[in-house]
RNA sequence: GAUCCGGUAGCUCAGUUGGGAGAGCACCAUCUUGACAGGGUGGGGGUCGCUGGUUCGAACCCAGUCCGGAUCA
Numbered sequence: 001g002a003u004c005c006g007g008u009a010g011c012u013c014a015g016u017u018g019g020g021a022g023a024g025c026a027c028c029a030u031c032u033u034g035a036c037a038g039g040g041u042g043g044g045g046g047u048c049g050c051u052g053g054u055u056c057g058a059a060c061c062c063a064g065u066c067c068g069g070a071u072c073a
Stems, first nucleotide, its partner, number of pairs: 001072007010025004019056001027043006049065005
């Protein structure tokens, strides 16, 4: 330098027909207990790596760019 894969909540990750942003764990409150653990219920938390474009509408399509990984040179 080229090609490919990945970047979404604090962590691990879903979401590929373009229209609702989600799960588990963690965190907070509360119920249960004499207390703890465990369990039940509810809640907070995201500018979907960044910039621009296409579109009525983008996490998703296109271009550029940054970071991590693999292969080739």

The RNA shown here (transfer RNA) has 73 nucleotides and comes from Brevibacillus fortis. Rfam family: tRNA. NCBI's taxonomy places the organism under Bacteria, Bacillati, Caryophanales, Paenibacillaceae, Brevibacillus.